The prediction has a mean pLDDT of 82. Predicted 3D model of a 471-nucleotide part of an RNA (small-subunit ribosomal RNA, 3' major domain) from a metagenome. Its Rfam family is "Bacterial small subunit ribosomal RNA". Rfam links the family to the GO terms ribosome and structural constituent of ribosome.
Context: one part of a larger RNA
RNA sequence: UGACGGGGACCCGCACAAGCGGUGGAUGAUGUGGAUUAAUUCGAUCAACGCGAAGAACCUUACCUACCCUUGACAUGUCGCAAAGCUUCCAGAGAUGGGAGUGUGCCCGAAAGGGAAUGCGAACACAGGUGCUGCAUGGCUGUCGUCAGCUCGUGUCGUGAGAUGUUGGGUUAAGUCCCGCAACGAGCGCAACCCUUGUCAUUAGUUGCUACGAAAGGGCACUCUAAUGAGACUGCCGGUGACAAACCGGAGGAAGGUGGGGAUGACGUCAAGUCCUCAUGGCCCUUAUAGGUAGGGCUUCACACGUCAUACAAUGGUCGGUACAGAGGGUUGCCAAGCCGCGAGGUGGAGCCAAUCCCAGAAAGCCGAUCGUAGUCCGGAUUGUUCUCUGCAACUCGAGAGCAUGAAGUCGGAAUCGCUAGUAAUCGCAGGUCAGCAUACUGCGGUGAAUACGUUCCCGGGUCUUGUACA
Numbered sequence: 001u002g003a004c005g006g007g008g009a010c011c012c013g014c015a016c017a018a019g020c021g022g023u024g025g026a027u028g029a030u031g032u033g034g035a036u037u038a039a040u041u042c043g044a045u046c047a048a049c050g051c052g053a054a055g056a057a058c059c060u061u062a063c064c065u066a067c068c069c070u071u072g073a074c075a076u077g078u079c080g081c082a083a084a085g086c087u088u089c090c091a092g093a094g095a096u097g098g099g100a101g102u103g104u105g106c107c108c109g110a111a112a113g114g115g116a117a118u119g120c121g122a123a124c125a126c127a128g129g130u131g132c133u134g135c136a137u138g139g140c141u142g143u144c145g146u147c148a149g150c151u152c153g154u155g156u157c158g159u160g161a162g163a164u165g166u167u168g169g170g171u172u173a174a175g176u177c178c179c180g181c182a183a184c185g186a187g188c189g190c191a192a193c194c195c196u197u198g199u200c201a202u203u204a205g206u207u208g209c210u211a212c213g214a215a216a217g218g219g220c221a222c223u224c225u226a227a228u229g230a231g232a233c234u235g236c237c238g239g240u241g242a243c244a245a246a247c248c249g250g251a252g253g254a255a256g257g258u259g260g261g262g263a264u265g266a267c268g269u270c271a272a273g274u275c276c277u278c279a280u281g282g283c284c285c286u287u288a289u290a291g292g293u294a295g296g297g298c299u300u301c302a303c304a305c306g307u308c309a310u311a312c313a314a315u316g317g318u319c320g321g322u323a324c325a326g327a328g329g330g331u332u333g334c335c336a337a338g339c340c341g342c343g344a345g346g347u348g349g350a351g352c353c354a355a356u357c358c359c360a361g362a363a364a365g366c367c368g369a370u371c372g373u374a375g376u377c378c379g380g381a382u383u384g385u386u387c388u389c390u391g392c393a394a395c396u397c398g399a400g401a402g403c404a405u406g407a408a409g410u411c412g413g414a415a416u417c418g419c420u421a422g423u424a425a426u427c428g429c430a431g432g433u434c435a436g437c438a439u440a441c442u443g444c445g446g447u448g449a450a451u452a453c454g455u456u457c458c459c460g461g462g463u464c465u466u467g468u469a470c471a
Stems, first nucleotide, its partner, number of pairs: 001471002003468003007465007015455002019419005026310008034301002042052002063296006072126001076125002078122005085102007106115003128285002131283003137279002139274003142270001144268001149188006155164003168179003194262004199230007208220003212217001233256001236250005312412001316371007328359003333352002338347003378409001383404007425447007
């Protein structure tokens, strides 16, 4: 100087408390461990576990088995031959192997011939490796933590390591600001500048809007769209305070003291994670640890754990009627009306490269009816069967529909998680991935609470101080 303390003082955080809803019990989905397996590819284990994977039937795919190949699926260079390409037959699981037919282009040149591109063959330099090492690395990322810290120059003090500044008195979300002070300044962080949302004005009005009955036509007031501005700064008033910083209350205001949300992550820590995004040193393989193909596996299942979905019901289930969003996507696409089907869906073909058309019926809600506390008109797992769709192909192993079946489950032990406001809870909608497949993820809006006395305690963190046989 640090680190540590079941030392002290002060302060903060959904850290506790006060509340609301969950997890832990059930069934299912999904990930992991373990077991199994020819293989169940690999990584991640506090900060892994609906994670890499924004979507494993083939492909993906890295794994296994079998069958093949060796200058190679891919790149550059040398030589030789031939344009390339297209159609088709046989064997085979296919890769591949063996035939048949057709076909001659572009540039230079009168022609012969040469060249470019492409294919085949030969030999070698080389290719190739999701092989190893994240403890050789770059880059990127997690974490403490959006915590308020981390440092430097000069000066001063100390033999020195170092100290001072950065401590102290106040204050703040903040090393934020003020005052004081052997310190005076400065840098990276904080804040602000950026995006979005909330108010108003100006400008501009088509596909948007509408005072004109509809259309046409008109208009841009309103909604909205999208560009530029204004607006909030403790600016004003009162009080407290040290004549400070600031705090408390108030006015005006759409908004008040960081207005709400986001992006933004200091010096560093963990030899943290990633050689399987990519790049890369070294090592290793080179008729194989490279490459191709078919089938299988990643989807197994006494069990254990994590994260979710659905429930156990009456603030509910079912049936009928009826209302209101936002944000997105669409030409290999979104697909209307109409018709067929109980339905998944089929047919159909209008419109739309989209403020125009479509996806598209929002759902909870509201108005009625019914059920009457029951393993039920709750719950929907499982299974049988008949179908639909995508796709060469749904057996291993897709999603959906109809009918039948109707399991566990009556609110969950010890323990444990999230959340402070348009939040929790609850309700649907959309998108990416994608041929098909979403209870996941990322967004969007609808309805919309309760509680916070307080900081004694648990956890994490910050500042000062103290002890130490630790570094």